[in-house]
Overview: Transfer RNA from Aporhodopirellula sallentina SM41, 72 nucleotides, folded computationally. Model confidence (mean pLDDT): 82 of 100. RNAcentral records the identical sequence in 25 taxa. The organism belongs to Aporhodopirellula sallentina, within Bacteria.
RNA sequence: GCUGCUGUAGCUCAGGGGUAGAGCGCCUCCUUGGUAAGGAUGAGGUCAUGGGUUCAAAUCCCAUCAGCAGCU
Numbered sequence: 001g002c003u004g005c006u007g008u009a010g011c012u013c014a015g016g017g018g019u020a021g022a023g024c025g026c027c028u029c030c031u032u033g034g035u036a037a038g039g040a041u042g043a044g045g046u047c048a049u050g051g052g053u054u055c056a057a058a059u060c061c062c063a064u065c066a067g068c069a070g071c072u
Stems, first nucleotide, its partner, number of pairs: 001071007010024004018055001026042001028040003048064005
C1' cells in the first nucleotide's frame, strides 16, 4: 500500500428498514439476627464519526476513524 471482518448499555453480545433487547453488573425494596443466595422493581444507549437514499435508517450506500486478520 491492497483486501476482508468488527464497532449497539459499565462488560459480553443479539437485533439486517417501522418508537433498541438479553445475560452479567448497578440503584431501591422484600426475605435473613447479619452476609451470601433467592424474589420484585428501576435506572442506564442521540447504535464509532460525517454525509447520502428513503415517508421512515442501528439496519441500505459512500467516506473517515479505531481495532483485528490476510496479502504484498
Overview
The sequence is in RNAcentral, with records from ENA, MGnify and Rfam.